[in-house]
RNA sequence: GGAGGUGGAUGGAGGAUCGCCGGCGAACAAACACCGUUCGCGGGAGGAAAGUCCGGGCUCCAAUGGGCAGGGAGGUCGCUAACGGCGACCCGGGGUAACCCGAGGGAAAGCGCCGCAGAAACGACACCGCCGAUGGCCUGCGAUCCCCCGGCUGCGAGAGGCAGCCGGGGAGGAGGCACAGGCAAGGGUGAAAACGUGGGGUAAGAGCCCACGCGCGACAGCCGGGUGACCGGCGGCGGGGCAAGCCCCUCCCGGAGCAAGCUCGAAUAGAGGCGCUGUCGAGGGCGGUCCGCCCGAGCAGCCGCAGCCGCGGCUCCAGCACCCGGGUCAGAGCGCUCGAGCGGCCCAGCAAUGGGCCGCCUAGAUGAAUGAUCCUCGCCGGCGCGGGGGCAACCGCGCGCCGGAACAGGACCCGGCUUACAGUCCACUUCGGGAG
Repeated sequence: GGAGGUGGAUGGAGGAUCGCCGGCGAACAAACACCGUUCGCGGGAGGAAAGUCCGGGCUCCAAUGGGCAGGGAGGUCGCUAACGGCGACCCGGGGUAACCCGAGGGAAAGCGCCGCAGAAACGACACCGCCGAUGGCCUGCGAUCCCCCGGCUGCGAGAGGCAGCCGGGGAGGAGGCACAGGCAAGGGUGAAAACGUGGGGUAAGAGCCCACGCGCGACAGCCGGGUGACCGGCGGCGGGGCAAGCCCCUCCCGGAGCAAGCUCGAAUAGAGGCGCUGUCGAGGGCGGUCCGCCCGAGCAGCCGCAGCCGCGGCUCCAGCACCCGGGUCAGAGCGCUCGAGCGGCCCAGCAAUGGGCCGCCUAGAUGAAUGAUCCUCGCCGGCGCGGGGGCAACCGCGCGCCGGAACAGGACCCGGCUUACAGUCCACUUCGGGAG
C1' cells in the first nucleotide's frame, strides 16, 4: 500500500422565532363536573416503525377427552414465554483462507421422473470396435495381401479422385475369413453409464487374482474417543440421482383476532312468511368431520280410542332454523401503555443466555400530532492554492469557493425472520504485493 471476511455504532449537533399533540400544576371562567383561555415545568418516532412471514402475552368463543382430515418442523446438544428463531458442535457443499450456505430422517415399502445426445438411463437387446482358443467356411487344383487393366454402384457441380464390388492378368508363397460364439478392457455420447491406477492371467477380456487408492455404511461384527450427532481403526462389501415429486417415519399444533372485547348513553317493530320440535328432545356449543360430553323450551285445555301404562287429532303457549322487514352505526369512555422494558457493573457459561446489585421512565394520536425560517458547527463530493512527513510508492494537514446529504414514519404490546439503506467511524481477522 492492495483485495477480502465477521461484528458493532452512527446516519446530523446546538441556538433563536413562530406553529402542533399529550401529561402535571396554578389562575380565570363555570351552579357542580366537563369544555374553554392564560402562564409555568417536563415529554413527543425507527433500526428497520416496512412486509404481515412465524411465535407469544392479552381478549372472546361456558367447560371437556379421543380419532380422521388439514397444517408445521426434521443432524446433535443447549437457550428461550415460544417459534419455522438464536448459540455451539457434527456432517455435506463453496472459497487459498478468514468465513459463508444447507427443507441435514427414509430411495432395499410403493408410485413417478432423469429431456436431447447416446447401443443403453434400473438393473440393461451393444453403435464403432477387439478376439475368434472351440465350432464353421475358403485354401498347394495356390486362398488372404500387393500391383496393372476393364466395368458397375455410391460420394462429388464437374475433371481428376476416394470407398466398395465383379471379371481378367502379374508377383507371391502359407494361412485366411470374421459366420456362430466371446468381451464390456479401449473409443464415442452425456450432469451421471458395470470404481480408479499398476501388474498378473486370458483367444481377447473382466475386481477373475494381487498391490495401493476411492466409495459404502441395512454392508454383518469388534475396538478406541465423545453427553450426542459423529470421528478414527480392524474386518466386510463394491454401479446411480431426484423425496425443494407424491409418499413413508418421528415430533408438534383449538379458532378468531384490538375493526379482539368491555362499559355508559341513544333509538326501535316485529299477532310478517315457510317449517321443525316441546324432554322418547328441534337446535346450539364460531377451522372441516366423527365419537364422547355439556346447554336446552308446558306435556296446558278439549275431543276420540283404550282395562292400565299410553296413543292420535285440534287449539293455545314455549323453543329453534331460514327468509323478509325495522332501529343503532358523525355519541362518550375503557382497552391504551411499567414492559418476558432499557442502561451500567459483577458472577456462571465457548456462546446464545441466565442470576445479582445500582440507576432510569422514553408517543398514546383517533380523517389521525413533532413542521417552517434563519445562524453557527460537523459530515461527503468537486475545483484551486499552500505546506509537512517519507528512500519510494504514498500518507496527512490548513485555507477559499461551489454543491450535496440514504432507507424511510407508530396505532395493543413484545421475541424473531425477510426486504431497503448515500456516507462515516471502531474492533478483530484472512490472503497477496512493494521497500527496508